[in-house]
Context: one part of a larger RNA
RNA sequence: GGUCUAAGCGGCGUGCUUACACAUGCAAGUCGAGGGCACCCGGGGGCAACUCUGGGUGACCGGCGAACGGGUGCGUAACACGUGAGCGAUCUACCCUGGUGUGGGGGAUAGCCGGCCCAACGGCCGGGUAAUACCGCAUGAGCUCGUCUGACCGCAUGGCCGGACGAACAAAGCCUUCGGGCGCACUGGGAGGGGCUCGCGGCCUAUCAGCUUGUUGGCGGGGUAAUGGCCCACCAAGGCGACGACGGGUAGCUGGUCUGAGAGGAUGGCCAGCCACAUUGGGACUGAGAGACGGCCCAGACUCCUACGGGAGGCAGCGGUGGGGAAUCUUGCGCAAUGGGCGAAAGCCUGACGCAGCGACGCCGCGUGCGGGAGGACGGCCUUCGGGUUGUAAACCGCUGUUGCCCGGGACGAAAUCCCUUUUGGAAGGGACUGACGGUACCGGGUGAGGAAGCACCGGCUAACUCCGUGCCAGCAGCCGCGGUAAUACGGAGGGUGCGAGCGUUGUCC
Numbered sequence: 001g002g003u004c005u006a007a008g009c010g011g012c013g014u015g016c017u018u019a020c021a022c023a024u025g026c027a028a029g030u031c032g033a034g035g036g037c038a039c040c041c042g043g044g045g046g047c048a049a050c051u052c053u054g055g056g057u058g059a060c061c062g063g064c065g066a067a068c069g070g071g072u073g074c075g076u077a078a079c080a081c082g083u084g085a086g087c088g089a090u091c092u093a094c095c096c097u098g099g100u101g102u103g104g105g106g107g108a109u110a111g112c113c114g115g116c117c118c119a120a121c122g123g124c125c126g127g128g129u130a131a132u133a134c135c136g137c138a139u140g141a142g143c144u145c146g147u148c149u150g151a152c153c154g155c156a157u158g159g160c161c162g163g164a165c166g167a168a169c170a171a172a173g174c175c176u177u178c179g180g181g182c183g184c185a186c187u188g189g190g191a192g193g194g195g196c197u198c199g200c201g202g203c204c205u206a207u208c209a210g211c212u213u214g215u216u217g218g219c220g221g222g223g224u225a226a227u228g229g230c231c232c233a234c235c236a237a238g239g240c241g242a243c244g245a246c247g248g249g250u251a252g253c254u255g256g257u258c259u260g261a262g263a264g265g266a267u268g269g270c271c272a273g274c275c276a277c278a279u280u281g282g283g284a285c286u287g288a289g290a291g292a293c294g295g296c297c298c299a300g301a302c303u304c305c306u307a308c309g310g311g312a313g314g315c316a317g318c319g320g321u322g323g324g325g326a327a328u329c330u331u332g333c334g335c336a337a338u339g340g341g342c343g344a345a346a347g348c349c350u351g352a353c354g355c356a357g358c359g360a361c362g363c364c365g366c367g368u369g370c371g372g373g374a375g376g377a378c379g380g381c382c383u384u385c386g387g388g389u390u391g392u393a394a395a396c397c398g399c400u401g402u403u404g405c406c407c408g409g410g411a412c413g414a415a416a417u418c419c420c421u422u423u424u425g426g427a428a429g430g431g432a433c434u435g436a437c438g439g440u441a442c443c444g445g446g447u448g449a450g451g452a453a454g455c456a457c458c459g460g461c462u463a464a465c466u467c468c469g470u471g472c473c474a475g476c477a478g479c480c481g482c483g484g485u486a487a488u489a490c491g492g493a494g495g496g497u498g499c500g501a502g503c504g505u506u507g508u509c510c
Stems, first nucleotide, its partner, number of pairs: 001506002008366006014359002016324001020322003025318002029064003034061002037058009071277003081201007090194003095190008103137001105135002112127006142169001144167007152159002173182003203249003210240003215237004220232003252274004256267004279300005302313004330356001332355003338352001339350004369399004379390004403451001404447006413437001418431005454499005459480003465494005475482002
């Protein structure tokens, strides 16, 4: 993991083998308290044009997120993983904690308007507009660089704390109850998170014995956050290997899991950590962070649309489909909780998650009644024909009410966010709203033994024996072995043994 037969319930778990191809829906957005505009609904002023203002919707510019979360195990024998160290060779958005600042200007561009091309995807021209978008200038606590200089330390290149001079480098506003709040820029420290290096550890194969030219090292440079042949020019000729290099095969690694008295052996599904990948291969861009599953570009294969010119796509996200297969589920409900993103907040989004559905797939729990009842009924089976056994089993009498069914009640999970008051602050008090699961669990009442037992085995190993049928036939079988006319071993029956909502079988590991 499965077939057949049989089958009452509940809880907790768990459930594609082809990294095969995918219809369809959903799985990443949010912010109007950054900005201009369009439309809709109001309010005020005005005769009107118009103007001020509140709310909503929409695309656009802008910010943050989209690098998390979720999936899979292809590749990978490697510093990939585990463990222990190192970085005097390093980065870090948001968060916490310090310091300093937030001055004054400019030019554009989407949206929009007008025009044009186009089957579609989409694109072009002109005009004009805003910003927390973009660009100069000023200032520089400071950072960086250069020159000079002092103290301390050390692990070789150095580290660290200062001083002087010079050069370069910042910023953005919004809301307000006017108290303030949220931001922005530069810089120090922290936390958490990465990057890099090294010691040690964990597969098979010698029917792979030699391997290597950016190869090994150096000088100089480039590149990077950073060391480094990472890359490049030049120079030297090195480097690795029976302590198994190189090659081949297989494989994600670990915490763990199974087994075992242990040592060990096997294994890595679910959960957790790390790694790798996202149709195949390659590439960079943006960004604090990616070389990016639901971003971009190129090439390949495939699918789809096309007006034939050209375009679109990527479920190893959640469901679902086809195919493959012995074989593995619903195109469900909800953001109520936990967590995440954005937001001042209200809130929005969230197939993460919480739940429900299906499957005895696993584990656990419960039930299918309990007590009485011998003259030991009937029937079945056996028989030495006397009887024995099924067997207190049944009938019958009395009871109970788990569970089922019906009725009534009915949760915990949910107090926060928010509002009010108090408070220097931390915080405290009061109030209001919110449940997918679910009218579920649970509680009470009613009903009535009523709806609920099977499977394997019975020669020895191994617990459980007789009869009939069959006659080396039909068949059984894990091993030994049974069957050729009295078979406890085949088939049936009665009886028994073992397990029990399961039981046996097969495969596999110990």
The part of an RNA shown here (small-subunit ribosomal RNA, 5' domain) has 510 nucleotides and comes from an uncultured bacterium. Its mean pLDDT, the model's own confidence on a scale to 100, is 83. The full RNA is in RNAcentral, with records from ENA and SILVA.